Molecule: transfer RNA
Organism: Candidatus Roizmanbacteria bacterium UBA6242
């Protein structure tokens, strides 16, 4: 330099173009316990950026940024 893949919550991952964007772990609060742990209940928290297509975009397209890989 060319090409390919990826980017969603604090972390690890889901989500036929249409649901309130979900789950586990973690965090906070509560129940229980003499206390702690465990268990159970509740809560907060996310689509890398910018344009485009569409009635509707996490999803499709372009560019940018970042990460990984192949070739040179």
């Nucleotide at each position: 330099g060319u090409c390919c893949u990826c980017a969603u919550a604090g972390c690890u991952c889901a989500a036929c173009g249409g649901a309130u964007a979900g789950a586990g772990c973690a965090u906070a609060g509560g129940u229980u316990u003499c206390c702690u742990a465990a268990a159970c209940c509740u809560a907060g928290g996310a689509u890398g950026g910018u344009g485009g297509u569409u009635c509707a975009a996490u999803u499709c397209c372009g560019c940018c940024u970042g990460a990984g890989g192949a070739c040179a």